[in-house]
RNA sequence: GGAUCGGUAGCUUAGCCCGGUUUAAAGCGCCUCCCUGUCACGGAGGAGAUCGCGGGUUCGAAUCCCGUCCGGUCCG
Numbered sequence: 001g002g003a004u005c006g007g008u009a010g011c012u013u014a015g016c017c018c019g020g021u022u023u024a025a026a027g028c029g030c031c032u033c034c035c036u037g038u039c040a041c042g043g044a045g046g047a048g049a050u051c052g053c054g055g056g057u058u059c060g061a062a063u064c065c066c067g068u069c070c071g072g073u074c075c076g
Stems, first nucleotide, its partner, number of pairs: 001075007010028004020059001030046005052068005
C1' cells in the first nucleotide's frame, strides 16, 4: 500500500442485512432504599451512551452512501 472484520454506557455485547414514529436493549459494575447485629446474598428503585469523527441521501439515519481516524486478521 491492497483486501476484510470491528469501534454503541465504566466494562462485555445485541440492534445494522430489511431506515420509522416520544423513549437505543441486556449482563456486569456504580448510587439510593429495604432486609441483616455487620458484610455478603436477596428485594425495590435510579443515574449513565448526540452509536469513533466529519459530510451526504432522506420527511426521517446507530442502520444506507462518501471521506477520515483507531484496532484486529490476511496479502504484497